[in-house]
Molecule: small-subunit ribosomal RNA
Organism: uncultured bacterium
RNA sequence: GACGAACGCUGGCGGCGUGCUUAACACAUGCAAGUCGAGGGCGCGGGGCAACCCGCGACCGGCGAACGGGUGCGUAACACGUGAGCGACCUGCCUCCCCGCGGGGGAUAGCCGGCCCAACGGCCGGGUAAUACCGCAUACGCUCUUUUGGGGGCAUCCCCGAGAGAGGAAACUUCCGGGGCGGGGAGAGGGGCUCGCGGCCUAUCAGCUAGUUGGCGGGGUGACGGCCCACCAAGGCGACGACGGGUAGCUGGCCUGAGAGGGUGGCCAGCCACAUUGGGACUGAGAGACGGCCCAGACUCCUACGGGAGGCAGCAGUGGGGAAUAUUGCGCAAUGGCCGCAAGGCUGACGCAGCGACGCCGCGUGCGGGAGGACGCCCCUCGGGGUGUAAACCGCUGUUGCCCGGGACGAACGAGUGGUUUCGACCACUGUGACGGUACCGGGUGAGGAAGCACCGGCUAACUCCGUGCCAGCAGCCGCGGUAAUACGGAGGGUGCGAGCGUUGUCCGGAAUCACUGGGCGUAAAGGGCGCGUAGGUGGCGCGGUGAGUCGGUGGUGAAAGCUCGGGGCUCAACCCCGAGUCGGCCAUCGAUACUGCCGGGCUCGAGCAUCGUAGAGGCAGGUGGAAUUCCGGGUGUAGCGGUGGAAUGCGUAGAGAUCCGGAAGAACACCGGUGGCGAAGGCGGCCUGCUGGGCGAUGGCUGACACUGAGGCGCGACAGCGUGGGGAGCAAACAGGAUUAGAUACCCUGGUAGUCCACGCCGUAAACGAUGGGCACUAUGUGCCUGGGGGAGCGACCCCCCGGGUGCCGGCGCUAACGCAUUAAGUGCCCCGCCUGGGGAGUACGGCCGCAAGGCUGAAACUCAAAGGAAUUGACGGGGCCCGCACAAGCGGUGGAGCAUGUGGUUUAAUUCGACGCAACGCGAAGAACCUUACCUGGGCUUGACAUCCUCGGGAAAGCCGGCGGAAAGGCCGGCCCCCCUUCGGGGCCCGAGGACAGGUGCUGCAUGGCUGUCGUCAGCUCGUGUCGUGAGAUGUUGGGUUAAGUCCCGCAACGAGCGCAACCCCUGUCUCUAGUUGCCAGCGCGUCAUGGCGGGGACUCUAGAGAGACUGCCGGUGCCAAACCGGAGGAAGGUGGGGACGACGUCAAGUCAUCAUGGUCCUUACGCCCAGGGCCACACACGUGCUACAAUGGGCGGGACAGCGGGCCGCGAGUACGCAAGUACGGGCCAAUCCCCAAACCCGCCCUCAGUUCGGAUUGCCGCCUGCAACCCGGCGGCAUGAAGCUGGAAUCGCUAGUAAUCGUGGAUCAGCUACGCCACGGUGAAUACGUUCCCGGGCCUUGUACACACCGCCCGUCACGCCAUGGAAGCGGCGAGCGCCCGAAGUCCGUGCCGGAACUUCUCACGAAGACCAAGCGGCCGAAGGCGAGCGUCGUGACUGGGGCG
Repeated sequence: GACGAACGCUGGCGGCGUGCUUAACACAUGCAAGUCGAGGGCGCGGGGCAACCCGCGACCGGCGAACGGGUGCGUAACACGUGAGCGACCUGCCUCCCCGCGGGGGAUAGCCGGCCCAACGGCCGGGUAAUACCGCAUACGCUCUUUUGGGGGCAUCCCCGAGAGAGGAAACUUCCGGGGCGGGGAGAGGGGCUCGCGGCCUAUCAGCUAGUUGGCGGGGUGACGGCCCACCAAGGCGACGACGGGUAGCUGGCCUGAGAGGGUGGCCAGCCACAUUGGGACUGAGAGACGGCCCAGACUCCUACGGGAGGCAGCAGUGGGGAAUAUUGCGCAAUGGCCGCAAGGCUGACGCAGCGACGCCGCGUGCGGGAGGACGCCCCUCGGGGUGUAAACCGCUGUUGCCCGGGACGAACGAGUGGUUUCGACCACUGUGACGGUACCGGGUGAGGAAGCACCGGCUAACUCCGUGCCAGCAGCCGCGGUAAUACGGAGGGUGCGAGCGUUGUCCGGAAUCACUGGGCGUAAAGGGCGCGUAGGUGGCGCGGUGAGUCGGUGGUGAAAGCUCGGGGCUCAACCCCGAGUCGGCCAUCGAUACUGCCGGGCUCGAGCAUCGUAGAGGCAGGUGGAAUUCCGGGUGUAGCGGUGGAAUGCGUAGAGAUCCGGAAGAACACCGGUGGCGAAGGCGGCCUGCUGGGCGAUGGCUGACACUGAGGCGCGACAGCGUGGGGAGCAAACAGGAUUAGAUACCCUGGUAGUCCACGCCGUAAACGAUGGGCACUAUGUGCCUGGGGGAGCGACCCCCCGGGUGCCGGCGCUAACGCAUUAAGUGCCCCGCCUGGGGAGUACGGCCGCAAGGCUGAAACUCAAAGGAAUUGACGGGGCCCGCACAAGCGGUGGAGCAUGUGGUUUAAUUCGACGCAACGCGAAGAACCUUACCUGGGCUUGACAUCCUCGGGAAAGCCGGCGGAAAGGCCGGCCCCCCUUCGGGGCCCGAGGACAGGUGCUGCAUGGCUGUCGUCAGCUCGUGUCGUGAGAUGUUGGGUUAAGUCCCGCAACGAGCGCAACCCCUGUCUCUAGUUGCCAGCGCGUCAUGGCGGGGACUCUAGAGAGACUGCCGGUGCCAAACCGGAGGAAGGUGGGGACGACGUCAAGUCAUCAUGGUCCUUACGCCCAGGGCCACACACGUGCUACAAUGGGCGGGACAGCGGGCCGCGAGUACGCAAGUACGGGCCAAUCCCCAAACCCGCCCUCAGUUCGGAUUGCCGCCUGCAACCCGGCGGCAUGAAGCUGGAAUCGCUAGUAAUCGUGGAUCAGCUACGCCACGGUGAAUACGUUCCCGGGCCUUGUACACACCGCCCGUCACGCCAUGGAAGCGGCGAGCGCCCGAAGUCCGUGCCGGAACUUCUCACGAAGACCAAGCGGCCGAAGGCGAGCGUCGUGACUGGGGCG
């Protein structure tokens, strides 16, 4: 796009079309084929007095009924289409021409009588007519026989003509114009037969055939013919697909498509076939007959049970089937048909109407105006936006509907009358309409009655809100839905089409996705394992012929309709009419001859032969050799051997292994040996001999296209395997044992049988691979090797050059999706063969063929998936390479065990608020939970609220302060004190009360977010511009060689630059200089003190804190090809980034946080908000993380003595003194601080303790205190006394640290009333050990490689088993269908034979009666013969206990 459609929703009108695609299932009822009185007799009715006229009925007779109408069963066929042929034919009615219509005869239906009968129907007798029937006559140009002339052809022969003989006709009627009949000829139209060509699937149908193929003769027909029969012969068809199976009416056309093609055959038209199923003939011009006959079968109906009737695939209609397909309508007015002289009759053909948006076409449902734009609804950032000029409203029109009126064309024939006439006809008038009072026209009414459907994620045109929450659902493909869904459902809006719109089904297109036009096969599906060769296809150079192909001209045909173009008619269109074109084809004829073919005769370059050489694991057979292995015998000799990662099994004191000598056996041939050689492939390897195949080179003698390919076919064909017989050393499936392991039916080890070997015979596969069929030709080079020949030079075998054959590598054009191929093509062409057409199912099943078997060859379908694949790219990953890091190792100290602290899980609870969850949650948010905090729980309260802004009303002598009642408080109620500021004098600020907007929420979503943060990771990376390369993803740069802590730098390079990172710039610290000198300092001078920078003073030093200097691989040596750089050294306080910090690229983890804050959405609103009291966050059988203190003597206790730094301090730090054992208390100098205070410990000295659960350890518990605070019960810290638990160095495992580090010692600070701090952050004191090294563990960087991974190895993924569902194979069987074969039976009927106690016509005899004959013919017999029966098989489908695998979940 299309449709004979169906389904869903919807539906105003008209025109034209169209309407059982299924059950060729069954049918009630009506109708669909009759007509003629001008063929005939008879009967009946009506009119008339009658003659007679009009009409009806059955019958004889004529014509028709073979057309028209239906259907698509069957049919793969001369059925159809197309073109020819019939020298092998027929033809009623019609037209034309010629001729004729003379004379007789006998019957019969109707009718009458009788009889049978339920019905249908029938029998007997009598009599009757004809255009019915039968002789006779006549007859042609008819038929047959025969003679003959002419012409022609196609074999039998055909045509035209002449003669002889034989045979054959008729029907009459009339109104006198005519009609009809017979014979003959011609035509038109119709038909029969034959042939060429064309159009389905299946080879898992490969062979078929007995009237089969042909012949002679005959029968039969309208006619040829094996159509039929007898006899004879043995043929005929088939890979160009016979035979069989399946399916199917064919065509013009129709749909689609650019075309080629594909699909299709409904309506209309042509042909065919069929008419309940099967068979058969009759009649006839025509039938083997839809509405005829006979028989058989099934079915239905009637019956008096004896027997009968019937055939809608005609028009309507009914049942049934189905997703589905109409009225039991009107009319013969028109067109057409049959009959008739005609009038006319008949006509479900046909013309109309009815039903159905089933299709096509046309029309309408209104038109104009109308707001910065009503209501409603929807959205919203709350400003507004959308629906939307849409509506209302104003004006207008009048299609259609409805009402009223008018009102056709289609009609002209015929007939009648008149005119005219060449008597055929013509003209005028009258008359004829189912549709139909319809179309159409006019008037009226009145915007009045008339819009829906699908869609809006992408494809694809059209977006928002709400609901829902992987539910409900959607879905053509991809895919949507798990709490913000443009994808579900609704709504608003939009888009598309519109009396329709969607859906489903089917066909074509897109699909170059079966490729003729117009594809492919190295790796995507696809080259046969290889050769020989048949058919076939294809074929070198030149000449002649032919003219099949090919090209051109002409003629015939190619039905109509359709289609295209032009024109015309319905108002347009659809539709219809006219004309033209087309109809791709076929047939005939004339011409052309380049090319192809065919025929003839040549040529030598293709191919082959010959001669001479030549390389080679080419093949087959026979012989022969040495090394090695094993075994056997013997010698020597002793304790092991063997084997592995390590072992064990095994062998060995009965003497192994080792070693020496001898012997036996089988198999394989080291070195040479090589991207060496040979072969068609498989494949071929010691040496010798014989036989044998092929290749190549040289020569250019011979043949003369002999060629290439090759469906079938035939042969060869590794390994394994099979059969028979040998052989068997080594090796070695199976098997056994030993190990390994979670297991180990494996890998490893010890053994070991088939087999491996030989002969003969099978098998016939393979990653049989170059994953690349064969042949020929052409198209740049370079280089290696093997093997021939030639030339140059040369003494030469070395060297150089050239021509061939083979085998490799690299590489350009070209090709390729890329990879890659590239004279050995995957390039460019030609020829031939094989093969492919999404993945799985499956190389399976069934069938066939082969095989001894194993199995092979051929080779599906159901079902299922939305992919399966190729090449390349970027990542990620790896039990690949290089290199880093406290990553391992080396070392020191810990954790894991104990007690306690703290966090977490879990459990508990009214609540134990919440968050954080591997590293990167767990002394984390918490740098301070007794109340508060607080978010949780219980209870008590408040409702414009504890807080913000605004409005309205009321009140106030401001705000505020004080008191009382009751209460746990909050809250509630009541009282008192106090009279502010501005003012336009209304009021305002401020406060209270009431009300309304609103507040509020630590409620939810960190998977809606901002911000901030963690982490990889201080890792060295991450990118961009331009250029270049690539179809592209992308690459290059950034890779490479060095070097570095570093993508740090250097060199190289199709790259050149640049950015974010690294480094540096910043801070602290280490040295020095300068400046400055108080509160810091004190060397020298001076004063003073028991003593102290306490004082004068000083500016040296320390220090303070500002400014600078210094370090840059700068210098030297060496290494590095250069360079960068590295190593060593000098100098220096410091070296090679001096140490530390701040600083964290592109990004990753939907990492963390809605509870810091902010914020979209959502939820709560006398509560999920707010206030208060009390409780909880502190629970405790457990588990984990992080810590503290220890377990002691490198220690503990006591006494004495010494030295810091960072910081902090006024509701503070607090000297000092006093009291207290102490915590602390009282008083309190000084200090807002380089001034005063907080202020050290380890350490040093001395004494005690002596290895003990202790003078270690301090948990726990009791009592007494101190401090903070409204308040220490739940639930604080500290002190004293008492108590003194576990613990004696911690399993598996695990953490930190590379130098002022670890370890160890104390100190300060934030938070803070106090403190559960043993935490955190900072500070200084004392102060180590070790690093061979990078194999391993972890993390990371770069490069490379493989990949089936890409939520990326925590990936992907295989098979069994279990369960559910589905389709399918096998299967004892069971059932159905189909076609054929053999036999039996044998209806109707044709034909043949016979010819009845049958027969009018004709003939003969007879006057006649009658007889006989001819002819007909019942019955019977025979051949054939449908249905039926019996039998054995074949094919196909269904089903089947059980069983096999397969798919999906």